Predicted 3D model of a 501-nucleotide part of an RNA (large-subunit ribosomal RNA, domain I) from Alkanindiges illinoisensis DSM 15370. Lineage of the source: Bacteria > Pseudomonadati > Gammaproteobacteria > Moraxellales > Alkanindiges illinoisensis. The coordinates come from a structure-prediction model, not an experiment, and the mean pLDDT is 85. Rfam family: Bacterial large subunit ribosomal RNA.

[in-house]
Context: one part of a larger RNA
C1' cells in the first nucleotide's frame, strides 16, 4: 500500500411523519374610504427583544348575551404582582377610546416632521381643552369690474367627489417578436399594454329582426349547424349565419299617472353572527405503554374525523339527531312615506358624394352598420329591409327611454373533497419570508421541518483552561434517542484482526 472481515467518524440520501401548500365542490360575501380607508411609523406589559393584540382610556374600557373554573396572548421559562361562584380568563352582538403618517384636506415638507390662523370655554403668567380653516363640482344667497343695465369675477352656506382594492365588465387608444419557411397586403390581434369608468355582476334587450310563399316572435349563454357557406398575395391563414336542441324567461313607458327600480320606517317569516344536549365495555395475555391478541358484552337516525404511551363505534373532543339569541346583520313578503323612471313618437335625421372603420366578408358585382367632411328627403296616401340593382310580393316602423334571470370572475368567509405534493416536492415562503442578502434604483431574492409517550433535558463525582469535550452515576422501553438529538445510504477518512506485497 492492496484485499477480506469487523467496528467507527463524516455526511444527510432513503423510509416514515406533517403544522404548509395545490386543485376543486357547495354555500356566503362581492367592497373599504373625509364618521379619515388600504398600507404604515411610533408607542403600549412588572422585567431586555421579536411576533400577536391594542392606541396616551394603549395584550385593553363599557354594556348586553353565551359559558362555568381557573386565569394574567406566543417565542418562554422564571421571579413578582394580581384577578376569579358578587361568575374571572374565554366566545359573540352593540358601543367608547383610537397618537402620528397616509386621498391627507389649515400652510409647508426630505411620509410618520415643522409652522400657523380662527371660534367657544377654562385659566389669566405662560398656557390648556374642544371645534373649524384644502381643492373641485353642483345648488342657493350675497356682493360685484372694465361699462349705464348687465356679465365676468369674488364671498358665504349646504350637498357631493377625491384614495385603495384580486379577477371579471364597458368604452377610448393600441403594438411588436411571430407565421407566411424571405417580405410589403395579410397574420399575430383589436391580443399585450396604456387611459377613463361601473357593478355584484356588467353589457345587451322587447324588431325600421329573421324567414321564404309555410312561418317565427326581446336579449344573453351553451350544444349543434361547421371547420360548412364564404373571405383570402384564393398564400399563410381567417371563418359565420338561418333552421334545430337546451339554460333562463318578462315585459313596459313618453301630458298628471305607469311596468318597474331604489331609499327609509313598521310588521311577519326565514337565515346568520356565540352556544347547549347528545348512545354504548369489561376482564385476561404480551408489552415501557393497549387502542393489539383472547374471551365475554353493548350502542347505532351516531362505524365522518381527530386525539389519547402501538391499530379505539362504546376513553376524550366530536359525529347523527334535537335545540338556543338580550343585541346586530342578510333575504322574502306585506304596508307606509319619499325619490327615480320623465320623454311631448323622435330632421341636419334617413339617404347620397369623398375618405376611413365595423361586419367571418381584404372594394370586390358588395348589400348592412358607424362617421371625419360636403350635402340632404318623405311624414303612414309615408318610410326601412329582404346581400349589386329593378319590379312584384313579404315583413317591419329608425332617428326617445327603462328592464330581472339564465352568463363572467374570486382579494375574501365557512364546510367539505382529492388514483394532488410530502420538505431539492408542494406557494418564493410548513421555520418570525417577500425576511436575510444583492442592487443608486426599477428590481432580484434564498437557505432553513422531525429528541422523547412525557423533559423525566442528565443531581452528584472525576479529567480539564472555574474551558471545549469526555468518563462514571442517574432518567428513560431505548441515550449509537443527549439537545450538531427519528431512521442514518453513498462518496470521503480511520481503527482492529487476517492475508498479500
Nucleotide at each position: 500500500u492492496g484485499c477480506a472481515c469487523a467496528u467507527g467518524g463524516u455526511g444527510g440520501a432513503u423510509g416514515c411523519c406533517u403544522u404548509g401548500g395545490c386543485a376543486g365542490u357547495c354555500a356566503g360575501a362581492g367592497g373599504c374610504g373625509a364618521a379619515g380607508a388600504a398600507a404604515g411609523a411610533c408607542g403600549u406589559g412588572u422585567g431586555a427583544g421579536c411576533c400577536u393584540g391594542c392606541g396616551a382610556a394603549a395584550a385593553g374600557c363599557u354594556u348586553c348575551g353565551g359559558g362555568g373554573a381557573g386565569g394574567c396572548g406566543g417565542c418562554a421559562a422564571c421571579a413578582a404582582u394580581c384577578c376569579u361562584g358578587u361568575g374571572a380568563u374565554c366566545c359573540g352582538g352593540a358601543g367608547a377610546u383610537g397618537u402620528c403618517u397616509g386621498a391627507a384636506u389649515g400652510g409647508g415638507g426630505a411620509a410618520a416632521c415643522c409652522c400657523a390662523c380662527u371660534u367657544a370655554c377654562c385659566a389669566u403668567a405662560a398656557g390648556g381643552u374642544a371645534g373649524g380653516u384644502a381643492u373641485c363640482g353642483c345648488a342657493a344667497c350675497a356682493u360685484g369690474a372694465a361699462u349705464a343695465c348687465a356679465u365676468a369675477g369674488u364671498g358665504u352656506u349646504g350637498c357631493g367627489a377625491g384614495g385603495c382594492g384580486a379577477a371579471c365588465g364597458a368604452g377610448g387608444g393600441g403594438a411588436a417578436g411571430u407565421g407566411a419557411a424571405a417580405c410589403a397586403u395579410c397574420u399575430c390581434a383589436g391580443u399585450a399594454c396604456c387611459c377613463u369608468u361601473a357593478g355584484g355582476a356588467a353589457a345587451a334587450g322587447a324588431a325600421a329582426u329573421c324567414a321564404a310563399u309555410u312561418g317565427a316572435g326581446a336579449u344573453u349563454c351553451c350544444c349543434g349547424u361547421a371547420g360548412u357557406a364564404g373571405c383570402g398575395g384564393c398564400g399563410a391563414g381567417c371563418g359565420a349565419a338561418c333552421u334545430g336542441g337546451g339554460a333562463u324567461a318578462a315585459g313596459c313607458c313618453c301630458a298628471u299617472u305607469a311596468a318597474g327600480u331604489c331609499u327609509a320606517g313598521u310588521g311577519u317569516g326565514u337565515u346568520u353572527u356565540a352556544g347547549a344536549g347528545g348512545a354504548a365495555u369489561g376482564a385476561g395475555a404480551u408489552g415501557g405503554a393497549a387502542a393489539u391478541c383472547u374471551c365475554a358484552g353493548c350502542c347505532g337516525u351516531a362505524g365522518u374525523a381527530g386525539g389519547u404511551g402501538a391499530u379505539a363505534g362504546c376513553c376524550c373532543u366530536g359525529u347523527a339527531c334535537u335545540u338556543a339569541a338580550a343585541a346586530g346583520g342578510g333575504c322574502a313578503c306585506a304596508u307606509u312615506a319619499g325619490a327615480u323612471g320623465a320623454a311631448u313618437c323622435g330632421a341636419g335625421u334617413a339617404g347620397g358624394g369623398c375618405g376611413g372603420g365595423a361586419c367571418a366578408c381584404g372594394u370586390g358585382a358588395u348589400a348592412u352598420c358607424c362617421u371625419g367632411u360636403c350635402u340632404g328627403a318623405a311624414c303612414a296616401u309615408g318610410g326601412g329591409g329582404g346581400g349589386a340593382c329593378c319590379a312584384u310580393c313579404c315583413u317591419c316602423c329608425a332617428a326617445g327611454g327603462c328592464u330581472a334571470a339564465a352568463u363572467a370572475c374570486u382579494c375574501c368567509u365557512g364546510a367539505c373533497u382529492g388514483a394532488c405534493c410530502g420538505a431539492u416536492a408542494g406557494u418564493g415562503a410548513a421555520c418570525c419570508a417577500g425576511u436575510a442578502c444583492c442592487g443608486u434604483g426599477a428590481g432580484g431574492g434564498a437557505a432553513a421541518g422531525g429528541c422523547g409517550a412525557a423533559a423525566a433535558g442528565a443531581a452528584c463525582c472525576c479529567c480539564u483552561g472555574u474551558g471545549a469535550g469526555g468518563g462514571g452515576a442517574g432518567u428513560g422501553a431505548a441515550a449509537u434517542a443527549g439537545a450538531u438529538c427519528c431512521u442514518g445510504a453513498a462518496a470521503c477518512c480511520g481503527u482492529g484482526u487476517g492475508c498479500a506485497u